[in-house]
Predicted 3D model of a 507-nucleotide part of an RNA (small-subunit ribosomal RNA, 5' domain) from a Candidatus Aenigmatarchaeota archaeon.
Its mean pLDDT, the model's own confidence on a scale to 100, is 80.
The RNAcentral record of the full RNA draws on ENA and SILVA.
Rfam family: Archaeal small subunit ribosomal RNA. Its Rfam clan is "SSU clan".
Lineage of the source: Archaea > Nanobdellati > Candidatus Aenigmatarchaeota.
Context: one part of a larger RNA
């Protein structure tokens, strides 16, 4: 000087942006909200509609019962999604992270292209309904019923063995492809809407168009694993290592491998810093600086971890899973004491902790993400407003003349007169709704100047008063003891200005 925190005084207003409990306490949470969608899979209840059929009436009308059909609301199966998004930076010095590469050692749902299939049969169960326990959280028995639910059995397809052929890719088969026997495994929902046809209608049947089932190859996304190299300190840390190193064999996994297990050798790593201690998530960036480099990496992107500490599992393509479950541990709350329930490092809020940090606000209209054939439905992601001297960047706090006074090429007073950024007020437009803002039109100079210095360094006083080595000033030199340009107080002048000082840390 710049840049980041606080912090004194002072303060008028737009606009943009990746600011605003990152430092300290990854403590702890009251209450509301943050993950739902589909009825064009299925089954049910409860209303309205329409039509039919039965009672009812002499006939009809009203009513009451069915029955079929549409619409709407709910309860349930059942499907996708909840493994995105959103939050923190605690562990972690490590293949975490970034660069380059491998994968002949591997997975991928939703979506793209190509090919091919979707026969035959059965079975529960929920909601519901009757009967219970429990204080409550939730729970057990019996009885029905349905599918894009769930088994079986065919096939088509994996996988293995043998014996043949010797073909394709590649730098190399262990890969991919064929033939023929033999074991083993082993797929589907021909569902659903809409047309038009058969059909008096319904229901059924067929046709096509849409959305879906299954299986096989190929791409795509997206994942997982292995490697070269590269980035902190400490030697006042010199030896570590016993599943440690390999080898055989089997085990687990989508898959290589001590990643498990036996059995056998006895061997690996190290002064090119092992190992051990201490800090710390990695990068892209960012702050200074001509630069080389120093120093940080809260916020925005991308990658990793973590969800009260800790262990484990199921479902599933994917999780060892932030609003998913079991179980220990510690903290809370309910309790009829017999048992239950919770996890804000999500958006707002509370306590606590500190020098330090916002509203328990409104919308899904925009961009996206889920879900539906769609219309839509739903997201505290986002988007809008609300606080905030977060940062940057604008605009204002008036101009012009005349008089008079002075410390006189200026100040300050009074008069006169023009202007209308801003401000107040109305009108439009703005906006998902507001708000801002933009346009216009009225009033009126009115509504807007502080902060630090003033001995030197460093821009500006040898002006006036007070005080007397006291009060006190000071980054550093150093004033102050009776004329103090250095302390207080006035008045003047400098400097930057809605700011300006002061502390701390950083280059």
């Nucleotide at each position: 000087g710049a840049c980041c925190a606080c912090u004194g005084c002072u303060a008028u207003c737009a606009g943009a942006g990746u600011c605003c409990g990152a430092c300290u306490a990854a403590g702890c949470c009251a209450u509301g909200c943050a993950a739902a969608g589909c009825u064009a899979u299925u089954g049910g209840u409860a209303c309205a509609c329409a039509c039919g059929a039965a009672g009812g009436u002499a006939a009809a009308a009203a009513c009451u019962u069915c029955a079929u059909g549409u619409g709407u609301a709910c309860c349930a199966a059942g499907c996708u999604g909840u493994a995105c998004u959103g939050c923190u930076g605690a562990g972690u010095a490590a293949c975490a992270c970034g660069u380059a590469g491998c994968u002949a050692a591997u997975c991928u749902a939703u979506c793209c292209u190509a090919g091919g299939g979707a026969u035959g049969g059965g079975a529960a169960u929920a909601a519901u309904c009757u009967c219970g326990g429990g204080a409550a959280a939730c729970u057990g028995a019996g009885a029905a019923u349905a599918a894009u639910u769930c088994c079986c059995a065919a096939u088509a397809u994996g996988c293995g063995a043998g014996a043949g052929a010797g073909g394709c890719u590649g730098g190399a088969a262990u890969g991919c492809a064929c033939u023929c026997u033999c074991g083993c495994u082993g797929a589907a929902a021909g569902g659903a809407u809409g047309u038009a046809a058969g059909c008096u209608a319904a229901a059924c049947u067929u046709a096509c168009a849409u959305c879906g089932c299954c299986c096989u190859a190929g791409g795509g996304u997206g994942a997982g694993g292995c490697u070269g190299c590269g980035g902190c300190g400490g030697a006042u840390u010199a030896g570590g290592u016993u599943g440690u190193u390999g080898u055989u064999u089997g085990g687990a996994u989508a898959a290589a491998a001590a990643c498990c297990a036996a059995a056998c050798a006895a061997g690996c790593c190290u002064a090119u810093a092992a190992u051990c201690c201490g800090u710390a998530g990695g990068g892209g960036u960012c702050u200074u600086g001509a630069g080389a480099g120093a120093g940080a990496u809260a916020g925005c992107c991308c990658c990793c971890a973590g969800a009260u500490g800790g262990a484990c599992u199921c479902u599933g393509a994917g999780a060892c899973a932030u609003g998913a479950g079991u179980c220990c541990a510690g903290g809370c709350u309910c309790u009829a004491c017999g048992g239950a329930g919770c996890g804000c490092a999500g958006c707002a809020g509370g306590c606590g902790c500190g020098a330090a940090a916002c509203c328990u606000u409104c919308g899904c209209a925009a961009u996206g993400c889920c879900u539906g054939a769609a219309a839509g439905g739903g997201c505290g992601a986002c988007g809008a407003g609300g606080g905030g001297a977060c940062u940057c960047u604008g605009a204002g706090u008036g101009c012009u003349c005349u008089c008079u006074a002075c410390u006189c090429u200026g100040u300050a007073g009074a008069g006169a007169g023009c202007u209308u950024u801003u401000g107040u007020c109305g009108a439009g437009u703005g906006u998902a709704a507001a708000a801002a803002g933009c346009u216009c039109g009225a009033c009126g100079a009115a509504u807007a100047a502080g902060g630090g210095g003033u001995g030197g360094g460093c821009a500006a006083g040898a002006c006036g008063g007070u005080u007397g080595c006291c009060a006190g000033c000071c980054g550093c030199c150093g004033c102050g003891g009776u004329a103090a340009u250095a302390a207080c107080c006035g008045c003047g002048c400098c400097c930057c200005g809605a700011g300006u000082g002061g502390u701390g840390g950083u280059c």